[in-house]
Context: one part of a larger RNA
RNA sequence: CACCGCCCGUCAAACCACGAAAGUCACCAACACCCGAAGUCUGACCUUAGGUCGGCCUAAGGUGGGGGGGAUGAUUGGGGUUAAGUCGUAACAAGGUAUCCGUACCGGAAGGUGCGGAUGGAUUACCUCCUU
Numbered sequence: 001c002a003c004c005g006c007c008c009g010u011c012a013a014a015c016c017a018c019g020a021a022a023g024u025c026a027c028c029a030a031c032a033c034c035c036g037a038a039g040u041c042u043g044a045c046c047u048u049a050g051g052u053c054g055g056c057c058u059a060a061g062g063u064g065g066g067g068g069g070g071a072u073g074a075u076u077g078g079g080g081u082u083a084a085g086u087c088g089u090a091a092c093a094a095g096g097u098a099u100c101c102g103u104a105c106c107g108g109a110a111g112g113u114g115c116g117g118a119u120g121g122a123u124u125a126c127c128u129c130c131u132u
Base pairs, nucleotide, nucleotide: 003095005092008088009087011085013082014081015080016079018077019076020075023072024071025070027068028067031064032063033062034061039057041055042054043053044052045051046050098119099118100117101116102115103114104113105112106111
């Protein structure tokens, strides 16, 4: 302080973090294909100091579609916080329709109604059991 109490939700304002989001931007590790230096190995030839041409492997580069995490993003969703805003009054007393739980529908909002369930319901009366 103590019913001139407490208290719920929508709406409005400010701030905070978070989620979603057409897209945009780079990044990472792979994959497929193209191209392919130097070099080892290797084949042929010239012929042997070696050289020329080719092959396998392959760095770098290019193209492509996916994957992963990240940044950003008009807009959007709820959440949190904030003495004195708005609308109502749902809950707490039988809170003025007892409350609560589940579910369906409905409603500016708290919420309302239906169905099922709990008593953690007040009041009155009865029954059973226990103690004295």
Molecule: small-subunit ribosomal RNA, 3' minor domain
Organism: soil metagenome